Small-subunit ribosomal RNA from a metagenome, 1518 nucleotides, folded computationally. Its mean pLDDT, the model's own confidence on a scale to 100, is 85. RNAcentral holds the sequence, with entries from SILVA.
RNA sequence: AGAGUUUGAUCCUGGCUCAGAUUGAACGCUGGCGGCAUGCUUUACACAUGCAAGUCGAACGGUAACAGCAGAGCUUGCUCUGGCUGACGAGUGGCGGACGGGUGAGUAAUGUGUCGGAACAUGCCCGGUAGUGGGGGAUAACAUAGCGAAAGUUAUGCUAAUACCGCAUAUGCCCUUAGGGGGAAAGGUGGGGAUCUUAGGACCUGCCGCUAUCGGAGUGGCCGACAUCGGAUUAGCUAGUAGGUGAGGUAAAGGCUCACCUAGGCGACGAUCCGUAGCUGGUCUGAGAGGAUGAUCAGCCACACUGGGACUGAGACACGGCCCAGACUCCUACGGGAGGCAGCAGUGGGGAAUUUUGGACAAUGGGGGCAACCCUGAUCCAGCCAUGCCGCGUGAGUGAAGAAGGCCUUCGGGUUGUAAAGCUCUUUCAGGUGAGAAGAAAAGCUUAACGUUAAUAGCGUUGAGUGCUGACGGUAUCAUCAGAAGAAGCACCGGCUAACUACGUGCCAGCAGCCGCGGUAAUACGUAGGGUGCGAGCGUUAAUCGGAAUUACUGGGCGUAAAGCGUGCGCAGGCGGUUUGAUAAGACAGAUGUGAAAUCCCCGAGCUCAACUUGGGAACUGCAUUUGUGACUGUCAGACUAGAGUAUAGCAGAGGGGGGUAGAAUUCCACGUGUAGCAGUGAAAUGCGUAGAUAUGUGGAGGAAUACCGAUGGCGAAGGCAGCCCCCUGGGUUAAUACUGACGCUCAUGUACGAAAGCGUGGGGAGCGAACAGGAUUAGAUACCCUGGUAGUCCACGCCCUAAACGAUGUCAACUAGUUGUUGGGGAAGGAGACUUCUUUAGUAACGUAGCUAACGCGAGAAGUUGACCGCCUGGGGAGUACGGUCGCAAGAUUAAAACUCAAAGGAAUUGACGGGGACCCGCACAAGCGGUGGAUUAUGUGGAUUAAUUCGAUGCAACGCGAAAAACCUUACCUACCCUUGACAUGUCGAGAACUUUCCAGAGAUGGAUUGGUGCCUUCGGGAACUCGAACACAGGUGCUGCAUGGCUGUCGUCAGCUCGUGUCGUGAGAUGUUGGGUUAAGUCCCGCAACGAGCGCAACCCUUGUCAUUAAUUGCCAUCAUUUAGUUGGGCACUUUAAUGAGACUGCCGGUGAUAAACCGGAGGAAGGUGGGGAUGACGUCAAGUCCUCAUGGCCCUUAUGGGUAGGGCUUCACACGUAAUACAAUGGCGCGUACAGAGGGUUGCCAAGCCGCAAGGUGGAGCUAAUCUCAGAAAGCGCGUCGUAGUCCGGAUUGUACUCUGCAACUCGAGUACAUGAAGUCGGAAUCGCUAGUAAUCGCGGAUCAGAAUGUCGCGGUGAAUACGUUCCCGGGUCUUGUACACACCGCCCGUCACACCAUGGGAGUGGAAUCUGCCAGAAGUAGUUAGUCUAACCCUCGGGGGGACGAUUACCACGGUGGGUUUCAUGACUGGGGUGAAGUCGUAACAAGGUAGCCGUAUCGGAAGGUGCGGCUG
Repeated sequence: AGAGUUUGAUCCUGGCUCAGAUUGAACGCUGGCGGCAUGCUUUACACAUGCAAGUCGAACGGUAACAGCAGAGCUUGCUCUGGCUGACGAGUGGCGGACGGGUGAGUAAUGUGUCGGAACAUGCCCGGUAGUGGGGGAUAACAUAGCGAAAGUUAUGCUAAUACCGCAUAUGCCCUUAGGGGGAAAGGUGGGGAUCUUAGGACCUGCCGCUAUCGGAGUGGCCGACAUCGGAUUAGCUAGUAGGUGAGGUAAAGGCUCACCUAGGCGACGAUCCGUAGCUGGUCUGAGAGGAUGAUCAGCCACACUGGGACUGAGACACGGCCCAGACUCCUACGGGAGGCAGCAGUGGGGAAUUUUGGACAAUGGGGGCAACCCUGAUCCAGCCAUGCCGCGUGAGUGAAGAAGGCCUUCGGGUUGUAAAGCUCUUUCAGGUGAGAAGAAAAGCUUAACGUUAAUAGCGUUGAGUGCUGACGGUAUCAUCAGAAGAAGCACCGGCUAACUACGUGCCAGCAGCCGCGGUAAUACGUAGGGUGCGAGCGUUAAUCGGAAUUACUGGGCGUAAAGCGUGCGCAGGCGGUUUGAUAAGACAGAUGUGAAAUCCCCGAGCUCAACUUGGGAACUGCAUUUGUGACUGUCAGACUAGAGUAUAGCAGAGGGGGGUAGAAUUCCACGUGUAGCAGUGAAAUGCGUAGAUAUGUGGAGGAAUACCGAUGGCGAAGGCAGCCCCCUGGGUUAAUACUGACGCUCAUGUACGAAAGCGUGGGGAGCGAACAGGAUUAGAUACCCUGGUAGUCCACGCCCUAAACGAUGUCAACUAGUUGUUGGGGAAGGAGACUUCUUUAGUAACGUAGCUAACGCGAGAAGUUGACCGCCUGGGGAGUACGGUCGCAAGAUUAAAACUCAAAGGAAUUGACGGGGACCCGCACAAGCGGUGGAUUAUGUGGAUUAAUUCGAUGCAACGCGAAAAACCUUACCUACCCUUGACAUGUCGAGAACUUUCCAGAGAUGGAUUGGUGCCUUCGGGAACUCGAACACAGGUGCUGCAUGGCUGUCGUCAGCUCGUGUCGUGAGAUGUUGGGUUAAGUCCCGCAACGAGCGCAACCCUUGUCAUUAAUUGCCAUCAUUUAGUUGGGCACUUUAAUGAGACUGCCGGUGAUAAACCGGAGGAAGGUGGGGAUGACGUCAAGUCCUCAUGGCCCUUAUGGGUAGGGCUUCACACGUAAUACAAUGGCGCGUACAGAGGGUUGCCAAGCCGCAAGGUGGAGCUAAUCUCAGAAAGCGCGUCGUAGUCCGGAUUGUACUCUGCAACUCGAGUACAUGAAGUCGGAAUCGCUAGUAAUCGCGGAUCAGAAUGUCGCGGUGAAUACGUUCCCGGGUCUUGUACACACCGCCCGUCACACCAUGGGAGUGGAAUCUGCCAGAAGUAGUUAGUCUAACCCUCGGGGGGACGAUUACCACGGUGGGUUUCAUGACUGGGGUGAAGUCGUAACAAGGUAGCCGUAUCGGAAGGUGCGGCUG
């Protein structure tokens, strides 16, 4: 410090997710030791049991228990007596119990933090001063007598005090009218020389107390300022409320309380209300700023079962005190009582979850005490838990045969791996044995000095000596013994993210933080091997910060991504021109105080190190006080004119309001002319019209809107504004002067205006026109189209307040290149003038530099560079919705969430693809023609059906006379039956035998059984080679599956003209350029231009064939001349033809024209051939998961006495039907008969087969010739000549069938071909639709080959005869290039919207129901306090002895908790039914949107409709 994820790819915006650190954690797996720390975060839920606050006999009366002592009795080890001593139950009294310990419920300020303040209190402690005299009356304990189950309690009687009460005194203290008045105490104990004594003591002295007062320290109470969570869908709150006067009250200021007076006080700088929460030092995180948090430790606060209350006291409204009320639990004799773990342990419950009913007061601290000492669950220790942090260990060295085993493998090996074993060492920790601390200083005792004192007692301080005390704990630590001995796991391995293979599984099981993995080859699931990371831990979950600049102060944005209010005005607020002086609030600088300790940081120290502990420093960024400065901001005072404004003079304008008026047009009415249609549409129909329309003429009525001018024009804040004239009125701008003197800018709340639609009342109503009706279209058509038509549109008044209210761009100000147009005003120059040029200012447009921007784009009218102020945004959906509030007559507007759900949604640009977008071009694509298919019969293939099997594959073009260039057996893969199991075939091992061959039997055959002949070849003599049989095992075999695991081959777009690369350039980038443009071509063919220059694969050419010529050659070919023959038959020849080899030729080369002087095109000449001469071979990058595992090859899977192999028979040849491809026809351009002419290219020894003979023929016989320019297949046919038929189901057509034959073959039944005779079906030119072909082509005619024993109408070739037409590119199909739109990228067979149906989820409404909180009216009123008191009682003091004072009880009044009752508000839960929303597998209906999405879309509004949606009105261009 970043990374993954939206896309085919890119850049951006933007969310989600990850890597880090942390925790009082929990869970899973695992677990050796030690140190240090932490340990109910949940029910402030309920608690059994034990302990947690006592102590003092030196305050007191005393003696229940214990011990000692003394005495008595006797039963001789017991009883009794004595407070005598140590001590001490219960009690009186003092101090403590208000600390320490726990918890965080409440509390948003009665709290806390920081800094200040004045009107206070203070036990114990410290310091100072002054005292401590003399009396009195009670009471508990106890005794006696009762009551009660108990708790407890009553009466009578006795008694003490440091308990209580007077009196005296009063330094200081308090009150005061300044004269005066008031108010205190307590003793205890140690020691002691004189003196006195009632013999107790007095007295002196010390210590501890007591009283008054002053001061201090520390502590506490009170007040102020600032800071201190969220909600405005909480905006108004408040009657003791705010203040004053007086009084009361308090320790103390104060409405703290009361009486009276005033009417205030708080609040947008957020009052009130609601929700949540103890606050801080700190802790976690972060670079910081911040964010989150408030366990342990420390400070403060609050609370102690819930609520209320006071008492005591220095201090409480009191955790282990009291009283009352309530709930709960327990005891009870039913009458009454008792209790409060949020102290330490512990129990139950809750929960994912948190420890022992331990030891000790040894240390530190606290309470009491003179002290010893006692108490102390504070504390110190121990126990439990890997909960965290830190440290240590589980061994070290050597060791290659790279062992065995495991795993993988290309079978060679690799890896685990120096790892192990083995050898040599060490012994931390754990274990055994032994030694063994520090933590302890005090107190106490002895003693010295000093102080006090009369004192060498005593006491205090200091020093020296001595010395009791350890829970932890026989712990830390040390020594020693033995032995590698007792000690390693967890997670992960697709990317992020370090680490890969095998097997299993087969969208199953499962994984997953995000993206995503799994549908038979999963590095993603599970297991194993291996590896990576951390390590006594490792992972997961939860939570916080970070990354996140993703709330942006540091540090973001708003044209199109989310985001500028529809527009003005304007109060508060924020900001504000130049200059002078003053001030010192802000600001800056210095000093001082404070900012607790701990923590963090730095330097040290102590535990062997570390964690941990500890000393010092720094820091604590803050607050307050004070001093200074005077630049800047503020404030005050003065001045200025550049901002702003006013006056004067012009100018332009659909600016606004009101009134009047004009012409054109539509419609209607009346009348005239006139006759059959008009209107409407893609085409129609509804509609109007013979009752006279439309058309036309004249006249009239009425409403609405203002053609031309007219414009990128003008005006206005926006919405918006248009004939002309008049009245009223706002703003702008120009020029020059004068004046005011900062008067300014922006603006939350507020207020005004605000298209269209809509609403209310009243008018008006010509045209248009939601709804509605009818007609069409359509599968439907609640639409588009047509005919009508109501609200409305118009006016007046009043509402509504929204729009794509858009420049999707807030207002104001300043600065920053140019060019061009246009509107309004001014100036200058020129010109006679019209006018032209230059310049300036205010608008409004088009380009464009710098700059900005993700890009598109913006660019002085900024989206540039800055300043001021306002508004708004923070992923998509849910949703601009629900609820609540405000506004509205309503429609609705405005403000405005959450649950839930997704990993995207989105912007700009790129490349493609697509479009019922555009432009250009091509093709038998259409058109123009010729001939067909579709109808018939037959052949053949396919589908379907059938079957034991009808083997398999191919399925739009690009499957269907296709694989198959030949299914009777074989082929053959299918079916049935019978057989074989190392196999029909290959290699290896062993044994036997030459190989081979004859015959017979059984069987459908395979096969089985028997049998005859035969002993070979090579040899270095060991043996070897081939073949046959047998045995066992490795293995063979598979036309079994997967063409979606593959190679190879092939089809197709398409013989279409395209597809790319290098370097350069442009762009952030994907990409672009080149390859686009202007011409041209069959062509990305060529030329020109150009930020491109070149190149490659394609095109073309090179290759074959054909067309002309030449040269060479001349048999089997040829024959002009010579001879010869029936015959080129023979001689001869190679001129010609031909054959087969090599060359030539054609290149837009030449001429003319067009073109740009190019490329090229058009025409011509010459030429056998002319513009690639004709034909063929040749198929770019790629597309279709196209086809083929059944040609072959091949991974994986599957079968192995069978899915392999053999044999026989059957099937692939079936047949209601449908489709494709062909053959033959329907006839006279023909059929038939007779005669007759002319090819080319091929094949042939398992063959072609001549002549001759036989048969009507198929064919048979025959055997010559031929391994082929020699022989043969082999008669070419159409054609031509002659004849016949005469338009008919025929002398057309030949299917079908019968009979008899021929050939092939082992065999023609299922199931071959052919012949003869006989039979003579459909068919008379074929619906919708559709195919081929542009010249030697179509059409037509025959011939040959492959396959093959036989079996073509198929297929591949060959020649003969031989046309018609093409104006042209509008349309159909396909293709190419450019461009445009896109929400598509699996790419239009795309994407996608809404209703309905089903399931689930959260949520709104809802008659209500239940709970909680709060406000308010009334009733009620425990305990307590205060006031009053007439009833009852009463020790101290006074007294005149009667009483008084004072007190207690009771009663009553006020306040008040719980409680009761009525009303209101808020909130939570629930609720029949109901509304929409979300998510779901391949449901239903349509097709709204994206392309001109097939009616352009969208916004607002109204209305209608199953639904998307349609339509009207206005607006926008996205």